[in-house]
RNA sequence: GCACCGUUCGUCUAGGGGUUAGGACACCGCCCUUUCAAGGCGGCAGCACGGGUUCAAAUCCCGUACGGUGUACCA
Numbered sequence: 001g002c003a004c005c006g007u008u009c010g011u012c013u014a015g016g017g018g019u020u021a022g023g024a025c026a027c028c029g030c031c032c033u034u035u036c037a038a039g040g041c042g043g044c045a046g047c048a049c050g051g052g053u054u055c056a057a058a059u060c061c062c063g064u065a066c067g068g069u070g071u072a073c074c075a
Base pairs, nucleotide, nucleotide: 001071002070003069004068005067006066007065010025011024012023013022018055027043028042029041030040031039048064049063050062051061052060
């Protein structure tokens, strides 16, 4: 250089055109407890970036960025 795959809360992960983007852990608050832990309830926080298709895009298409895997053969 070329080909293929991936990028979603702080971390791990679900979602493959239409419900308010869900769960676990972490963090914060409250309850419980003499206190802590455990447990219960609540909260916080996310679709890499740009463009396109569509009535509607995390989801489909194109480009860019970043990461991963393969390849250096033949002519």
Annotation:
This is a predicted structure of a 75-nucleotide RNA (transfer RNA) from an Ignavibacteria bacterium. The same sequence occurs in records of 5 taxa. Rfam family: tRNA. Rfam's curators write: Transfer RNA (tRNA) molecules are approximately 80 nucleotides in length. The sequence is in RNAcentral, with records from ENA.